[in-house]
RNA sequence: AGCCGGAUAAUCGCGCAGAUGAAAAACUCUGUGAGGAAAGUCCGGGCAUCCAAGGGCAGACCGCCUGAUAACGUCAGGUGCGGGCGACCGUGAGGAUAGUGCCACAGAAAUGUAGACUGCCGAUGAUUCCUGAUUUUUCAGCGAAAACAGGCGAUGGUGCAACGGCGAGGUAAAAGCUCACCGGCAAGGCUGAGAGGUCUUGGCCAGGUAAACCCCGGUCGGAUGCAAGGUUGACAAAAAGGUUAAGGUGACCCGCCGUCUUUUGACAAACCGCUGGAGCUUGCAGGCAACUGCAAGCCAAGACAGAUGAUUAUCUUAAAACAGAACCCGGCUUAUGAGCUGCUC
RNA sequence: GGGACAUAGCUCAGCUGGGAGAGCGCUGCGUUCGCAACGCAGAGGUCGCGGGUUCGAAUCCCGUUGUCUCC
Repeated sequence: AGCCGGAUAAUCGCGCAGAUGAAAAACUCUGUGAGGAAAGUCCGGGCAUCCAAGGGCAGACCGCCUGAUAACGUCAGGUGCGGGCGACCGUGAGGAUAGUGCCACAGAAAUGUAGACUGCCGAUGAUUCCUGAUUUUUCAGCGAAAACAGGCGAUGGUGCAACGGCGAGGUAAAAGCUCACCGGCAAGGCUGAGAGGUCUUGGCCAGGUAAACCCCGGUCGGAUGCAAGGUUGACAAAAAGGUUAAGGUGACCCGCCGUCUUUUGACAAACCGCUGGAGCUUGCAGGCAACUGCAAGCCAAGACAGAUGAUUAUCUUAAAACAGAACCCGGCUUAUGAGCUGCUC
Repeated sequence: GGGACAUAGCUCAGCUGGGAGAGCGCUGCGUUCGCAACGCAGAGGUCGCGGGUUCGAAUCCCGUUGUCUCC
C1' cells in the first nucleotide's frame, strides 16, 4: 500500500418474484434475498413539487498549479514548505507595501520608519580651565571637562516576537556606512503548460496574527425532500346544476323522492415513483495516474409494523469483529476480529 | 430532515482569545447549654473527548461521543 469479512451440506422458518389458478387468499414447486462500511448525515449530484425567470447588492462556500469528473469541500499528478539516516510521509498553502483591530505579563520600547528614558561620543562649533608666546587684548595646543550645542542608534536580556543575522573593516562614538557569507524584497534574462526553478543586478524600506474584521479571485437561482410527487376510487355525506336518464307521489304543472353530471371529503386504501443504473464483470485501446472510450457477457433485495434467522454435521486456528438496505448515485469521516499478499528502508 | 447543549457534588456565568468564577452544598474554627441561622477561613476543575490554528484556546476551526429538543 492492498486483499478478505467464514465455506459446504441437511432440516425448519421468513420477504419478494414467477408457475399452477377465472380472480383473491392459502397450499405446492422453482428462483432469489444486505455491507465494506448498509452507519454518521459532513459534502456533491440525479430525481420531484412550488416560487422566481433580466441585472446588481447582500449572503454562503471555496482558495498553490495542472488535470479528472455529472458535480464536489473529492480524487490523480506535480510545485513550494515541513518531518524522517532512509524507503517515504504530512500539508486549512491567495493577500500583513489596501485599510482597521489585537499582541496579556514582562520590558525603555509591541508598530509609529519611535528616539521619552537608560546610554556612547563630544571629532566639529562654542564655553570654561590648564600650558606656552605676549604688557593686556590676542594667538597657539596629536591639553583637559561627571560638560553645552550637537552627533548616534551600537548599549538595556524582558519577551512568542525588539526594526535583517554574523564576522571583518571603519569611526570621536556609531551605523549596510563599506565588504564576504546567509536570509528577505524588487527589477531583468533564461527556462517550464503552470504553480515555480535558476542566474545576474540593485539598494536595505516594510514584526506577528486573515481557523480576527476585511481585500482579491472564483463558485452557487431560492425553498422543500420519496411522508417529494403522480394516478385510481370502494365507501360516506353535503352542495350546485340538469331535466328526461327507468320511475314514484299527482287529473296536470311546480315541488318532493329518485336519477344523471360536476365539485368536495375519504381510507394514513390500492397502484406508480421503486430499483436496468453517471450499473457490474472481462478483454482491448488512450493516459504517469485519477479517469475515459470501444466490444462481449450479466441482471444481483425492494418491504410499508417493515424479510434475510435458527439448529445440526464436516472443515477452517477459531462456527470470529464492526455492524442491518427503506428513492438512487459519487465522495469524506468514523467503527471493525483473525489473518494473508506485494514493493521497499 | 434540522437546532441547541456539555465548565466544581448540584444549578449556572464566563465563550468579540491572556485571572477559571458565582450561588447552594462540603470541611475547619468561632458563636450557643446544644442545634439551626450568622461570621471567618479553606478544600474541591482532564472546561465531554481527540487533533489543529495561535506566542497563548473553556473561548476560533475540524472530527468525534453523549444528552435534550423541533419538524

About this RNA:
Two RNAs folded together computationally: RNase P RNA and transfer RNA, 416 nucleotides in total. Rfam match: Bacterial RNase P class A. It is annotated as a ribozyme. A reference for the family is Frank and Pace (1998), "Ribonuclease P: unity and diversity in a tRNA processing ribozyme", Annu Rev Biochem.